[in-house]
Context: one part of a larger RNA
Molecule: large-subunit ribosomal RNA, domain I
Organism: Leptolyngbyaceae cyanobacterium SM2_5_2
RNA sequence: GGCCUACGGUGGAUACCUAGGCACAGGGAGGCGAAGAAGGACGUGGUUACCUACGAUAAGCUCCGGGGAGCUGGAAGCAAGCAUUGAACCGGAGGUUUCCGAAUGGGGCAACCCCCAGCACGACUGACUGAAUCCAUAGGUCAGAGCGAGCGAACCCGGCGAACUGAAACAUCUUAGUAGCCGGAGGAAAAGAAAACAAAAGUGAUUUCCUAAGUAGCGGCGAGCGAACGGGAAGAAGCCCAAACCAAUCGGCAUGUCCGGUUGGGGUUGUAGGACGGCAGACGGUAUGCAAGAGGCUAGACGAAGCGUUUGAAUGACGCACCGUAGAGGGUGAUAGUCCUGUAGUCGAAAGCAGAAUGCAGCCAGCCGGAUCCUGAGUAGCACGGUACACGAGAAAUUCCGUGUGAAUCCGCGAGGACCACCUCGUAAGGCUAAAUACUACCCUGUGACCGAUAGUGAAGAAGUACCGCGAGGGAAAGGUGAAAAGAACCCCGGAAGGGGAGUGAAAUAGAACAUGAAACCGUAGGCUU
Numbered sequence: 001g002g003c004c005u006a007c008g009g010u011g012g013a014u015a016c017c018u019a020g021g022c023a024c025a026g027g028g029a030g031g032c033g034a035a036g037a038a039g040g041a042c043g044u045g046g047u048u049a050c051c052u053a054c055g056a057u058a059a060g061c062u063c064c065g066g067g068g069a070g071c072u073g074g075a076a077g078c079a080a081g082c083a084u085u086g087a088a089c090c091g092g093a094g095g096u097u098u099c100c101g102a103a104u105g106g107g108g109c110a111a112c113c114c115c116c117a118g119c120a121c122g123a124c125u126g127a128c129u130g131a132a133u134c135c136a137u138a139g140g141u142c143a144g145a146g147c148g149a150g151c152g153a154a155c156c157c158g159g160c161g162a163a164c165u166g167a168a169a170c171a172u173c174u175u176a177g178u179a180g181c182c183g184g185a186g187g188a189a190a191a192g193a194a195a196a197c198a199a200a201a202g203u204g205a206u207u208u209c210c211u212a213a214g215u216a217g218c219g220g221c222g223a224g225c226g227a228a229c230g231g232g233a234a235g236a237a238g239c240c241c242a243a244a245c246c247a248a249u250c251g252g253c254a255u256g257u258c259c260g261g262u263u264g265g266g267g268u269u270g271u272a273g274g275a276c277g278g279c280a281g282a283c284g285g286u287a288u289g290c291a292a293g294a295g296g297c298u299a300g301a302c303g304a305a306g307c308g309u310u311u312g313a314a315u316g317a318c319g320c321a322c323c324g325u326a327g328a329g330g331g332u333g334a335u336a337g338u339c340c341u342g343u344a345g346u347c348g349a350a351a352g353c354a355g356a357a358u359g360c361a362g363c364c365a366g367c368c369g370g371a372u373c374c375u376g377a378g379u380a381g382c383a384c385g386g387u388a389c390a391c392g393a394g395a396a397a398u399u400c401c402g403u404g405u406g407a408a409u410c411c412g413c414g415a416g417g418a419c420c421a422c423c424u425c426g427u428a429a430g431g432c433u434a435a436a437u438a439c440u441a442c443c444c445u446g447u448g449a450c451c452g453a454u455a456g457u458g459a460a461g462a463a464g465u466a467c468c469g470c471g472a473g474g475g476a477a478a479g480g481u482g483a484a485a486a487g488a489a490c491c492c493c494g495g496a497a498g499g500g501g502a503g504u505g506a507a508a509u510a511g512a513a514c515a516u517g518a519a520a521c522c523g524u525a526g527g528c529u530u
Base pairs, nucleotide, nucleotide: 001529002528003527004526005525006524007523008522009521016480017479020451021450022448023447024446025445026444027443028442029440030439031151032150039100040099041098042055043054044053046078047077050074051073061094062093063092064091065090066089070082071081072080105114106113107112115118121148122147124144125143126142127141128140129139155186156184157183158182159181160180166173170220196203197202207234208233209232210231211230217225218224238432239431240430241376245265246264247263248262249261250260251259252258253256270410272375273374274373275372276369277368278367279366284364285363286362288361289360290359291358296353297352298351300347301346302345306320307319308318309317310316321338322337323327329341330340331339381405382404383403384402385401386400388398391417412427413426414425415424416423467474468473487514490501491500492499493498
């Protein structure tokens, strides 16, 4: 020096655990904000650095309920107090709520400064004023009222809109109308009551799912893209204006059986309907408003049944019992139906929230005739350029946009994939509309062939913290004594750190660098060997 054995040190793997995560389901809620939000700054405690809570009434104030013996947060200690005249704690309603922040009196390097003490700015209403330009209008000033502004996870609608990529290169194409940016809204949004489909038979608003179907098609006919009809389901709900006509009122000048405005009535569709002229005048419906208040939500309450021996401790074992509409779960010194909390079951609200039935009000609600009138115009269509349609300009219908042009009026007009005829279907150029559908930041409940500390969220500890960066931004590590601190009085060595006794404990090789304690690595002792 090597090998082996034993015992240690170091180290923190492994198995065990879970305080935290992840995913999903059902239900709720789906917004907050000028009555100042979201988010912060600074404060508030007897002692207080951090977190939490709160706001100069500052770990809190008042009232109403619940609760019932302890309490003064995490978080000990000391001190001082509160509480059966009901504290703490839980729920409801109020009050307070500094400063910044849309931030809004002015300013500003947010949480500060200044003053004459102000709702800044915009929209709206009214008054006054008032150009070019006569009347006027634009503009300006003041007042009123109190609408907007900002924030928020996804879902939704709209506007603008990539590239990497694929095509084994690449340009049309694809990725994709995706990502991203912007605007807007709601609890859903959007769409929606046929100028629809279909095909000789019919259907009857929209939306979503299954199918049709990877079909028909589109496509440097490449890569790829990709319907609809029809069938089956979920859910079902239909309406209102404009116009014709009538009336009132105001205005105009061409003074008329005129024209225009406003308000009210009327009226709403394709088997055309309505106005208009006649006749009639009920059953019912309702998505609007008010009332109503079943059941529910926001605290809770009651709730069966076990003892002995063993043990440090019993829930295990042994022995003898009991309950069960409760043998779900969790905790308790080892594995508990009968110890605790619960569970099955049964009750419960002063106050607030939402709210079904129901009632009242409002609104809606016919037949005959066919002369005249009305039925959405710079619209439809067309040309050109784009665009959306599964459809890339194609034989390209259909949609929307731009430029130009530009109809008809029910004997009308549109569509049925160029176009024409016939036939069939519909009635554009105004609007509203629940449900079935999408999502989950947030609340409640539950579940898991989900994770178990290099996993699971980045985060099981003061985590978006420490730290890094001028900044945008990046972004950790770090869990486990024990049943209970009983956390080691006292003695000894030492300056201390650390250790040896003593003591606690079932255990201290559980001693706080604390459960288990692998390997690498480092020792001590012995054996063998060179």